[in-house]
Context: one part of a larger RNA
C1' cells in the first nucleotide's frame, strides 16, 4: 500500500410532533368586582410539567354525549359509573400570598396596626367588614392609577454614515426617551385649488415625475396643478335679539349700570342672521322600544367490497362488484372512494349578534324689506429670532411660533409665490364627523414551485431552560427500537446490579432501550505485496 473482517463515529437517505410566509373571517383589549406576571400550596403514593386554590388534577346548575373513568404516566392500592360517570360546551361559586398593590412598613410573595361588630365578662388571640393617593362633586358617590405585539398622534431628539477628508448639507425628524388614544388613529366640510375655462371637505392608490424646483447648484433632497380610480356625508356652537334668574354698584327706591348662569333664537359668501311685515305645519332624517327571520356552543345523521395469490402483516397483484352533491385529508402490520375517523350534503340550538315589520321621543324648511345691530382681538398684520413647507434667506409667497408693536368690522377682511393695479376665488382668529387607509399579541378555517433536525423559530425534546455574567444582559446542546414491549423467562461464564455465550420473542436482535439507515476521518486483526 492492497484485500477482507471488525471497532469507532454519526454523515446520508427516509420520516415529522415543530417552525416560516400568507389568505379569508373574527377579535382588537385586560385591570381597584384587584389585571398582566409570579410565590406557595393542592394527588392514596407525587420530584417535574399540566390543572386547580384551604370548596385547591377540583364545586354547582343547565345543555350535549352514552360506557367506561380516576391528566402527562406505566404499575399497585382504593374508588366511581345507566339514580348516566369520565368527557365536551355555557353560566355561576370558590379563588391563599405577592404584584398598580391601595391601612402602615418592607430586602416582592413577609412584618406590624386603627375603627366597627362578634367569638366569652376582662387580658390575649381569632373571625367578618373597613381604613392609600389624585381629579370632579355641597354630599352621596363617580372616575383615574397598572399591563399590553404592531399600527396612530403629540413633545423631545442623536451619532455612526454619505459627501470618497470636513464645517453648511446628509443620515433624519430616523434610532432612542417621554406623554396620550383607538379598533383604528390622524385629517376633514375652503379666509381651498385654479386661470379668462373651471373644480368643489378629508383620506388612500396609480399617474403626472425623478418632471418643476431645491442644493458647499457637491453629495443629495424632491413636490404640486391636472388626469384615472377606492370610498363618499355632512353638521353644531359663539354673537346680534327675546325670556328667566343670581350677584355687585348706585339711586330721587320707579329704576339705571356692570357682570355671571340657564332657556329660546341663529350659523353664512349669489353673503347670512337678528329686526320688521307676510305665509305655514309640508318634507326628509330618526334614538330607546318591538322582534318575523337569519347567523350562532358543545353536537347529530351521513353511501358503497369480496375472494384467491404473495407476504410477518394486504392497503399490493389477479378476478369479479358497488357508492359518488362523498375519488379533500388522516389513520389502520406495505400503496384503501367502498375497514376506521372523516368528506359532500342535510340537521340542531343556549348565551349572544344582526335584523324585516310596527310604532315613534326628537329634529329639519319659506317670501319680501334693508334704516339699525351681529358674524370668533392682544387676533390678523408687521419688526427681530427660530421652525415647518420639495424650497438650505433666497426675489420668498404660505404655515407655526419666542419676543416687541398692533388693525379693520361687510363701502369690511384674506388669498391667487416679493410688491402694486385690475380681475378672479374665498370668509381666518370656535367645535364635531362614518367610509375608503395602517397594524396583528390573539381566535377559527385554510393555503404554499417554504424548511425538514448544523435546516426551519433561540426553542419539534419540560427552552428563554441548563449554563455564563455583580448587573444590564448573553444563551445552548438535545428528535426516530418494533406493527405490537412481544423490552430477552430460564441456564452458563464472571467478583459483578459490568459484559458476554446459550435459550426464547420477533419478519428482522447485524431492530436489545449506547436501539431505523449507518458514509468518511481514526483504530485493530488476518493475509498478500513493496522498501
Nucleotide at each position: 500500500c492492497g484485500u477482507a473482517u471488525g471497532g469507532a463515529g454519526g454523515a446520508u437517505g427516509c420520516c415529522u410532533u415543530g417552525g416560516c410566509u400568507c389568505u379569508c373571517a373574527g377579535a382588537g383589549g385586560c385591570g381597584a368586582a384587584g389585571a398582566a406576571a409570579g410565590a406557595c400550596g393542592u394527588g392514596a403514593u407525587a420530584a417535574g410539567c399540566u390543572g386547580c386554590g384551604a370548596u385547591a388534577a377540583g364545586u354547582a346548575u343547565c345543555g350535549g354525549g352514552g360506557a367506561g373513568a380516576u391528566g402527562c404516566a406505566a404499575a399497585u392500592a382504593a374508588u366511581u359509573u345507566a339514580u348516566g360517570a369520565u368527557c365536551c360546551g355555557a353560566u355561576a361559586a370558590u379563588u391563599u400570598c405577592u404584584g398598580a398593590a391601595u391601612g402602615g412598613g418592607g430586602c416582592a410573595a413577609c412584618c406590624c396596626g386603627g375603627a366597627u361588630a362578634g367569638u366569652u365578662g376582662a387580658a390575649g388571640a381569632c373571625u367578618a367588614u373597613u381604613c392609600a393617593c389624585c381629579u370632579c362633586g355641597c354630599a352621596a358617590g363617580a372616575g383615574g392609577g397598572g399591563c399590553u405585539a404592531a399600527c396612530c398622534c403629540g413633545c423631545u431628539g442623536a451619532a455612526c454614515u454619505g459627501a470618497a477628508a470636513c464645517a453648511u448639507c446628509u443620515a433624519a425628524g430616523u434610532a432612542g426617551g417621554c406623554g396620550g388614544a383607538g379598533g383604528a388613529a390622524a385629517a376633514g366640510a375652503a379666509a381651498a385649488u385654479a386661470a379668462u375655462a373651471a373644480u368643489g371637505a378629508u383620506u388612500c392608490c396609480c399617474u403626472a415625475a425623478g418632471u418643476a424646483g431645491u442644493g458647499g447648484c457637491g453629495a443629495g433632497c424632491g413636490a404640486a396643478c391636472g388626469g384615472g380610480g377606492a370610498a363618499c356625508a355632512g353638521c353644531c356652537c359663539a354673537a346680534a335679539c327675546c325670556g328667566g334668574u343670581g350677584u355687585u354698584g348706585u339711586u330721587u327706591a320707579g329704576g339705571c349700570a356692570a357682570u355671571g348662569c340657564c332657556g329660546g333664537g341663529g350659523u353664512u359668501g349669489u353673503a347670512g342672521g337678528a329686526c320688521u311685515a307676510c305665509a305655514a305645519u309640508a318634507u326628509g332624517c330618526g334614538a330607546a322600544u318591538u322582534g318575523a327571520u337569519u347567523a350562532g356552543a358543545a353536537g347529530u345523521g351521513g353511501a358503497a367490497c369480496a375472494a384467491a395469490c404473495u407476504g410477518g402483516a394486504a392497503c399490493g397483484u389477479u378476478u369479479g362488484a358497488u357508492c359518488a352533491u362523498a375519488g379533500a385529508g388522516g389513520g389502520u402490520g406495505a400503496u384503501a372512494a367502498u375497514c376506521c375517523c372523516g368528506u359532500a350534503c342535510a340537521c340542531g340550538u343556549a348565551a349572544u349578534a344582526a335584523g324585516a315589520u310596527a310604532a315613534g321621543a326628537g329634529u329639519u324648511a319659506g317670501u319680501a324689506g334693508u334704516a339699525u345691530c351681529c358674524u370668533g382681538a392682544g387676533u390678523a398684520a408687521c419688526g427681530c429670532g427660530g421652525a415647518a413647507c420639495a424650497c438650505g434667506a433666497g426675489g420668498a409667497a404660505u404655515u407655526c411660533u419666542g419676543u416687541g408693536u398692533g388693525a379693520a368690522u361687510c363701502a369690511g377682511c384674506c388669498g391667487g409665490g416679493a410688491c402694486c393695479a385690475u380681475c378672479c376665488g374665498g370668509u381666518a382668529a370656535g367645535g364635531c364627523u362614518a367610509a375608503a387607509u395602517a397594524c396583528u399579541c390573539c381566535u377559527g378555517a385554510g393555503a404554499g414551485a417554504c424548511c425538514g433536525a448544523u435546516a426551519g423559530a433561540g426553542a419539534a425534546c419540560c427552552a428563554g431552560u441548563a449554563c455564563c455574567g455583580u448587573g444590564a444582559g448573553g444563551g445552548a446542546a438535545a428528535g426516530g427500537u418494533g406493527a405490537a414491549a412481544a423490552g430477552c423467562a430460564c441456564c452458563g461464564c464472571g467478583a459483578a446490579c459490568a459484559g458476554c455465550g446459550g435459550a426464547g420473542u420477533g419478519a428482522a436482535a447485524a431492530a436489545g432501550u449506547a436501539c431505523c439507515u449507518g458514509a468518511a476521518a481514526c483504530c485493530a486483526u488476518a493475509c498478500g505485496c513493496c522498501u
Large-subunit ribosomal RNA, domain I from a Marinilabiliaceae bacterium, 531 nucleotides, folded computationally. Model confidence (mean pLDDT): 84 of 100. RNAcentral holds the full RNA, with entries from ENA. Rfam family: Bacterial large subunit ribosomal RNA. Gene Ontology terms of the family: structural constituent of ribosome and ribosome. The source organism's lineage runs through Bacteria, Pseudomonadati, Bacteroidota, Bacteroidia and Marinilabiliaceae.